[in-house]
Formats: sequence, structure tokens, C1' cells
RNA sequence: UGUGGGGUAGCCCAAUUGGUAGAGCGGACGCCUGUUAAGCGUCUGGUUAUGGGUUCGAGUCCCAUCCCCACAG
Repeated sequence: UGUGGGGUAGCCCAAUUGGUAGAGCGGACGCCUGUUAAGCGUCUGGUUAUGGGUUCGAGUCCCAUCCCCACAG
């Protein structure tokens, strides 16, 4: 430098055909009990990397830029 894949919650990841952005872990509070741990319940979660474009509507499609990984040189 080229090709391909990826960037979404504090972390690991989903989101079908473009149609309300979610689960698990974590955190807070409560229940349970001799206490902790475990278990159970409730709550807590977002500038979807950045900037534009298309569209009634974009995490998703298109363009540019940044970062990570693999391959090629």
C1' cells in the first nucleotide's frame, strides 16, 4: 500500500427483510440466614467509531476518514 472481516451498555456479544436498540456478566437496593458465599426479586444501563448521503424511517444501504484483526505485497 491492496483485499477481506470487524468497531453497538463498564465487559463479552445479539439485533432476521431497513420498521420500538436487547440478552448475559457487572453495579445498586431488597428478600433469604448466625454471618459470608450461593440462590431469588426489583432497579440501573447507549452520541450504535467519526462526518456526510439515500430513505417516510438507517446499527443495517452508499461515500469519505480513524482504529483493530487476518491475508497478500
About this RNA:
Predicted 3D model of a 73-nucleotide RNA (transfer RNA) from a Candidatus Obscuribacterales bacterium. Its Rfam family is "tRNA". Gene Ontology term of the family: triplet codon-amino acid adaptor activity. Rfam classes the family as a transfer RNA.